[in-house]
RNA sequence: GUUUUCCUUUGGGGCAGGGUGAAAUUCCUGACCGACGGUGAUGGGUUUGUUGUCUUAGAUACCCUUAGUCCGUGACCCGGAUCAUGUAUUUGUGAAGGUGGAUUUGGUGAAAUUCCAAAGCCGACAGUUAAAGUCUGGAUGGGAAAAGGAUAAA
Numbered sequence: 001g002u003u004u005u006c007c008u009u010u011g012g013g014g015c016a017g018g019g020u021g022a023a024a025u026u027c028c029u030g031a032c033c034g035a036c037g038g039u040g041a042u043g044g045g046u047u048u049g050u051u052g053u054c055u056u057a058g059a060u061a062c063c064c065u066u067a068g069u070c071c072g073u074g075a076c077c078c079g080g081a082u083c084a085u086g087u088a089u090u091u092g093u094g095a096a097g098g099u100g101g102a103u104u105u106g107g108u109g110a111a112a113u114u115c116c117a118a119a120g121c122c123g124a125c126a127g128u129u130a131a132a133g134u135c136u137g138g139a140u141g142g143g144a145a146a147a148g149g150a151u152a153a154a
Base pairs, nucleotide, nucleotide: 002154003152005150006149007148008147009146010145017029018028019027031134032133033123034122035073036072037071038070043064044063045062046061068121069120077098078097083092084091103119104118105117106116107115125137126136127135
């Protein structure tokens, strides 16, 4: 460093101001927000060791680090295997699988849907005096995953 099993903790942000109206954070105007892993030419750090070059600071390398719209994952929804429970066509659990939004142009360059500039676009379900990415609710839930610890083996 890799791997096995397990435990603990962590694990989502956002309508200011104005307009109409009996009523809207739901409409109009305008404002605001961007989960997790990867990639990445951004940015920062180190120069101990190894290799090569140069000549004393860089490159390579290593560590950290900037994508809502690229690749994949999760949440919501559909689905119901399995297991538990029950006299029961009950109740609970909830695997596989399915569904699943959105970007262009210009610049630099060997190389960019990631950098720089500009202009766009997207956002579960239920509820609501009036239609919701932002309010309320399921949710003191679930969760990709992250960190730490224990354990066993090679």
Predicted 3D model of a 154-nucleotide RNA (FMN riboswitch aptamer (RFN element)) from Aquibacillus saliphilus. Its mean pLDDT, the model's own confidence on a scale to 100, is 76. Of the family's consensus pairs, 100% are formed in the model. NCBI's taxonomy places the organism under Bacteria, Bacillati, Bacillota, Bacilli, Aquibacillus. The sequence was found by an Rfam model in a public genome assembly.